RNA sequence: CGAGUCUCCCAGGUGAUCGCGCGGUCUUCGCCAACGCUUCCGCUCACGCGGUCGCCGAGGCUGGAUCGUGAGGAAAGUCCGAACUCCACAGGGCAAGGUGCUGGGUAACUCCCAGGGGGCGCGAGCCUACGGAAAGUGCAACAGAGAGCAGACCGCCAACGGGCGCGGGCAACCGCGCUGCGGGCAAGGGUGAAACGGUGCGGUAAGAGCGCACCAGCGGUUCCGGUGACGGAGCCGGCUCGGUAAACCCCACCUGGAGCAAGACCGAAUAGAGGGGGAGGAGUGUGUCCCGCUCCGUCAACACCCCAGGGUCGGUCGCAUUGAGGCGUCCCGGAGACGGGCGUCCCAGACGAAUGAUCACCACGGAGCAAUCCGACAGAAUUCGGCUUACGGGGGACUCGGACC
RNA sequence: GCGCCCGUAGCUCAGUGGAUAGAGCACUGGCCUCCGGAGCCAGGUGUCGCGCGUUCGAGUCGCGCCGGGCGCGCCA
Numbered sequence: 001c002g003a004g005u006c007u008c009c010c011a012g013g014u015g016a017u018c019g020c021g022c023g024g025u026c027u028u029c030g031c032c033a034a035c036g037c038u039u040c041c042g043c044u045c046a047c048g049c050g051g052u053c054g055c056c057g058a059g060g061c062u063g064g065a066u067c068g069u070g071a072g073g074a075a076a077g078u079c080c081g082a083a084c085u086c087c088a089c090a091g092g093g094c095a096a097g098g099u100g101c102u103g104g105g106u107a108a109c110u111c112c113c114a115g116g117g118g119g120c121g122c123g124a125g126c127c128u129a130c131g132g133a134a135a136g137u138g139c140a141a142c143a144g145a146g147a148g149c150a151g152a153c154c155g156c157c158a159a160c161g162g163g164c165g166c167g168g169g170c171a172a173c174c175g176c177g178c179u180g181c182g183g184g185c186a187a188g189g190g191u192g193a194a195a196c197g198g199u200g201c202g203g204u205a206a207g208a209g210c211g212c213a214c215c216a217g218c219g220g221u222u223c224c225g226g227u228g229a230c231g232g233a234g235c236c237g238g239c240u241c242g243g244u245a246a247a248c249c250c251c252a253c254c255u256g257g258a259g260c261a262a263g264a265c266c267g268a269a270u271a272g273a274g275g276g277g278g279a280g281g282a283g284u285g286u287g288u289c290c291c292g293c294u295c296c297g298u299c300a301a302c303a304c305c306c307c308a309g310g311g312u313c314g315g316u317c318g319c320a321u322u323g324a325g326g327c328g329u330c331c332c333g334g335a336g337a338c339g340g341g342c343g344u345c346c347c348a349g350a351c352g353a354a355u356g357a358u359c360a361c362c363a364c365g366g367a368g369c370a371a372u373c374c375g376a377c378a379g380a381a382u383u384c385g386g387c388u389u390a391c392g393g394g395g396g397a398c399u400c401g402g403a404c405c
Numbered sequence: 406g407c408g409c410c411c412g413u414a415g416c417u418c419a420g421u422g423g424a425u426a427g428a429g430c431a432c433u434g435g436c437c438u439c440c441g442g443a444g445c446c447a448g449g450u451g452u453c454g455c456g457c458g459u460u461c462g463a464g465u466c467g468c469g470c471c472g473g474g475c476g477c478g479c480c481a
Base pairs, nucleotide, nucleotide: 001401002400003399004398005397006396007395008394009393010392012362013361014360015359016358017357018356020070021069022068023067024066025065026064027063030061031060032059036055037054040051041050042049043048072377076388077387079386080385081384082383083382084259085258086257087256096255097254098253099252100251101115102114103113104112105111116130117128118127119126120125131250132249136248137247138244139243153189154188155185156184157183160182161181162179163178164177165176166175167174168173197215198214199213200212201211202210216240218237219236220235221234222233223232224231225230263317264316265315266314267313268312274307275306276305277304280296281295282294283293284292285291310480325345326344327343328342330341331340332339333338364375365374366373367372406477407476408475409474410473411472412471415430416429417428418427423461431450432448433447434446435445436444454470455469456468457467458466
């Protein structure tokens, strides 16, 4: 100098003028008005109570002045986890969904830290849905002989059965040669992402874990190290058991549902449904009432009145100073995530949803001869912890390559 | 705030994890015709929205983004 890896930080500053939201203080000719006092009236034996004329005026509204404060690292996506609130809920199981190496952190997590195994990279480092394929079911196109307790196209083989020839023997038969017909084989060729271990020696008709030695892998077992995942060493076994569960599935663990338009309170106007009301009356008998008899009506509904009323609408709270809170050249513990302590601070809060605009100067980077111009992604919405995505600049540590000293 | 769906050729849509992804319309070229249309023949039709992963193999499976659309919170 170039190429890269990890990690941390910042998110321009100051001033002036105008403007917006929220909060504090002061003020306000105006409006509303608690408490208290008071006039008159009504009720009461009285105390007193109710209404009413007026006075005072805490406080509130409106307006004004002034001071303070006012977006982010992602406020975003709404992908996880919680707080909070309401509804549901004996217990167990099924279903559905999720998580899936180990140990720790945390309120919790699919997050974070450390470690193990595997993979990638020359390296710094990075990635890892990483339980089970020996419970079962399924899948593997094309190519290829054969693709799942596989298979024989080329090839190899005359040991066995058969056929033919020659020789021997009285004969049964025996020996030799030829033949790939029956058959044996899986070493080699070839296909594929994947072909049932590799090398060597023995063995055989030819061969083959068929046998043996070493190596690789699998299973069992013993010992050692580690909290554990796991690692190392020895022995035994059959010699070899394949892949896929981000295919169904099995195993272990977790999960009730909805979401601040949750929900609580106050006020207003109400549909349907609900509850209550309204009805018993007349005649006759008897002195009257209950009751008996007769007639009408009702014991249905509609309409009417009252009560109550979910949701809705308006307002207040939830909700914004007290929390899983922020900050610190701080202290302690820890390898780290993090935990404990001490000190300090109170830090946006609306709903047609404030947080802005203009100018000047300075600082940084870039373009341009210069004047000058440009400056990333992006805007809170109940609140937190994460993840993911978008994006400008700077610092530190480290790796690889080149050149020079 | 909560829930769901879609993205494949210029357009409308198909597509069990398996060859070089299809269909109709449209488009291009040729034939036919004096010319055009219709008809016949032939054809490019393509980042399967993007990226990473799982798998021997991904349009399809998983995750994360991007874009678009729909529904819900009551008068019975």

Predicted 3D model of RNase P RNA and transfer RNA as a complex of 481 nucleotides.
The coordinates come from a structure-prediction model, not an experiment, and the mean pLDDT is 76.